[in-house]
Context: one part of a larger RNA
Formats: sequence, structure tokens, C1' cells
RNA sequence: GAUUGAACGCUGGCGGUAUGCUUAACACAUGCAAGUCGAACGGUAACAGCAGAGCUUGCUCUGGCUGACGAGUGGCGGACGGGUGCGUAACGCGUGGGAAUCUACCUUGUAGUGGGGGAUAGCCCGGAGAAAUCCGGAUUAACACCGCAUAAUCUCCGGAGGAAAAGGGGCCUCUUCUUGAAAGCUCCUGCUAUUAGAUGAGCCCGCGUUAGAUUAGCUUGUUGGUGAGGUAAUGGCUCACCAAGGCAACGAUCUAUAGCUGGUUUGAGAGGAUGAUCAGCCACACUGGGACUGAGACACGGCCCAGACUCCUACGGGUGGCUGCAGUCGAGAAUCUUCGGCAAUGGACGAAAGUCUGACCGAGCGACGCCGCGUGCGGGAUGAAGGCCCUUGGGUUGUAAACCGCUGUCAGAGGGGAUGAAAUGCGGGAAGGCUAUCCUUCCCGUUUGACAGAGCCUCAGAGGAAGCACGGGCUAAGUACGUGCCAGCAGCCGCGGUAAUACGUACUGUGCGAACGUUAUUC
Repeated sequence: GAUUGAACGCUGGCGGUAUGCUUAACACAUGCAAGUCGAACGGUAACAGCAGAGCUUGCUCUGGCUGACGAGUGGCGGACGGGUGCGUAACGCGUGGGAAUCUACCUUGUAGUGGGGGAUAGCCCGGAGAAAUCCGGAUUAACACCGCAUAAUCUCCGGAGGAAAAGGGGCCUCUUCUUGAAAGCUCCUGCUAUUAGAUGAGCCCGCGUUAGAUUAGCUUGUUGGUGAGGUAAUGGCUCACCAAGGCAACGAUCUAUAGCUGGUUUGAGAGGAUGAUCAGCCACACUGGGACUGAGACACGGCCCAGACUCCUACGGGUGGCUGCAGUCGAGAAUCUUCGGCAAUGGACGAAAGUCUGACCGAGCGACGCCGCGUGCGGGAUGAAGGCCCUUGGGUUGUAAACCGCUGUCAGAGGGGAUGAAAUGCGGGAAGGCUAUCCUUCCCGUUUGACAGAGCCUCAGAGGAAGCACGGGCUAAGUACGUGCCAGCAGCCGCGGUAAUACGUACUGUGCGAACGUUAUUC
């Protein structure tokens, strides 16, 4: 000199844009953070409509009939998104390769979607319990579950094995009944098997990746082989048997520390330090262990077991997990609102409307950083008053002020208002898909803003807006008074013991300026 997720002191006008628990991975009150689908299903607890009944004439009852929908079955999603850095010195990460693998949703091609069955939630009845919750009986549906058939598939050619599921919109040309429907036609969405892709993931290897030798030997599934099991897959991954290997001074083992990287910071560079925000990977989710489900987890807001802690209890037993967003206690030098909205972007579900989304977009707080702007401009000498110094002549503050003229940035008041909105939906039209009111595509109109409000116009008035550090040398900038080795200063040298340019105050000057200094950190 540069730097910072900074802190402290003093001061503080506005805006933009970034950023904000570095410490206790300490403990957490409260609210919210993952749901959705009735176009899979049985249904009807609530709300609304409609129809009917009763009357007391504005209430009650009945009917899933309609819009819808609590609880339930079922599907998809809760493996993403969000947080943190405990652990980890490791194929964890970075980089470059590899072969023995899987991949829901999506895209592509081919083939199929036939015919049956028994249950079970819910509802109803009964029971146990303080509660959490649980038990028994009867009954019911499905795209839930299970056979059969057929197709894949394997084969020692005997055989073995063995898939599927329907839902919705429209139509009457053909067949049947004939208001119109169906086992008919058609369109959309699904389901099963398989091919290829895309995406994502698992595995293996070369090289690189902190310090300590005041850590020198370490290892028995250890190192290799054969066979088997297991896995999506290779492999001591696991097991039986056999062999006795494997690593290490080019640092094994042990100990300490640490998430890694793109980057960040400094530096001319080489290099050093660092790994907040943003992005990629990894690990973790009260502590330890375990599996289940699933395409995918050994799963933050799932399950089971053990432990510590918290809360409820009728003492028999139960409940919970903010390292999500806010917020609280505590720790600390120190770090924010228990805010608004799904309008945009993205995600989950859904045919869609839409619902959910503390992701996200916004607003709030903090000079914490960076950047920009302002706190006026021109004239004005009798060089006013006051302050300070003085050789008492004067000098300086100082064109500074007053005074005169002018302007209107920002802030203030008023007005109107671009843009963030593209889609979707709704209404109308055209073309196409066998006829079609149905579906798809296109065109026109219309609808949707939480939050901001740029730029513009008008009004008023210099009005509301300057401090901090320093002045012995390094180092830009000096005088007076007070103090008297005291009080104090100090980054280093040092200053102070009666004229202190070094302490304290005043005036004045210098530097920077909404900041300025100090402390800490790194180069």
C1' cells in the first nucleotide's frame, strides 16, 4: 500500500447494488416450510345448489341428484428443492481414462391390452384404554391383490417359466333394442412386454491433494488362488478349502489438524494465504445401530431398536427432534423481520381449471462493503463584529460572513404513468382428424402485479443535510496558555524534572470526507 462475512470509538443526508451467527453440529416456545389427483375407487363428515316432505312461513327433515369434498383405499411425489460442515487425509475431491451395470417420468420403434377369482380399508355394530391408540364381528369397491390363457425368456430339447388395467370425451353410417342408448364407431389419456436414445446414478484405475520420525515397523479376511453365495454390476463384498503372502525410509502404521474444487485475496510475476456469499462434488440430519418401501434412500420435516434430554399421565403408559423460514434462551467483540405474494422463474400433482411451494420473487432492519449524488452558485472590503496571536504598528480567521442577484439536484407536496405480462384460461373465427356440437393447430379480442414505480409535469423555498483523525522526525500541517519526570502521550525513535511545536485546552493549519480513526486478519 492493498484486503475483510469484520468488531470498537466518534459522527451520520439520499439512492442503487451486493451482503449479514466466522462463536455453542448448544437447547428450543409458537406459526408456517410437501403435497396433489373425484378424468383410479367405495362413498357423503362439512359447505352450497336443486328437488321433495313437514309445518310454527322461516326453520326442521329427506334425497349423493349436482357443484364439490372431511376421513379412507389407490397412484404419483415426499431420494428434488432448502440447511449445515460434525465426520472424513479418503478414489472424498480435482483431472484424465475404463468395463462388469441399473435408470421412474421423457423421446423413438415393434407387438399386445383376452377371460376369471378371493379379499380388505372405509361405513355399520360391539369392546378395551386417562390418552396415544388398539381389538372383535358383519358388509363393500377399484388402475389395490391373485390365478388362467397367450406373448416374451431359459433349455441338457424331455421341459421349465410366465405380462397387462382400465378411465374419460363425442357420435348413430352399419347390427340390436328404438325419446335415445349399447357389447357398435371414433378420439384422448393410461397399462404390459421389448428396441434404441436422452438424462441421472453405482463401480474400477493412473496422477495430484496439510503437519509431525520427540510416531519405525504395520497387517490374519490380512495378500493371492479355486469353488460357492450375494449384488443392478466387478471384487475377500461374504463363506469353505489351499498357499504365505501384502505395505513400508520415494515415510507404511500412529498422532494432530482439515470438507474438496471452480474460485477469492495479495503480488510485476513466481509464489504465499484462504475456501463467506454464487456454482460443482461429498458428508451429515438429537447420539449410535438397522433394515423396509421404492426406478432411486439405508431416507432432515418416514419406520424399528438402544441411549441422553424434553413434555403429558388416571403411574398402567405415551410424546418430540429448527444443521428449513422467521423467532427465543444461551455463548460471544459480533451478525437482521415471529413481514407480503405465488404476479414472474422453477418444482410436485392434475386432462385441465387449479391446489401446494419460508424454493423463489419482493418488502423490512444494519454506513457491513462497493458505487453514485447532495449539503448550494455568482457577486461582495469599511478587509465589519467576535475569536486567536502581537514587537501594540498590526497580522490572521477571510470573500469567509452580513448584504445583493440566481438556481432547484436530493429530500418534501401534488399529478399522471412506461415496464417487469409471456403464456394459460375465457369468447369468437379458420384449417385438419372417419360424419361431428368432440379433439388438435393457428388467428383476433379479452383476463392475470405481491412489490416496485423509472423518465416526465407542477409547487415551495437556500430553506432539511459535515464530520473524523492528525500537526517532534519518519509524515502533509504551529502558535499561545495550563501542567511541571506529575497528569499523561507513544507504531518506532522517544516526549514530560518551570518558556513542552511531542501531555491537556484554545486558535489556526494539514489529510480524508458520509465518513474518519483504532484493533484484528492476509499478502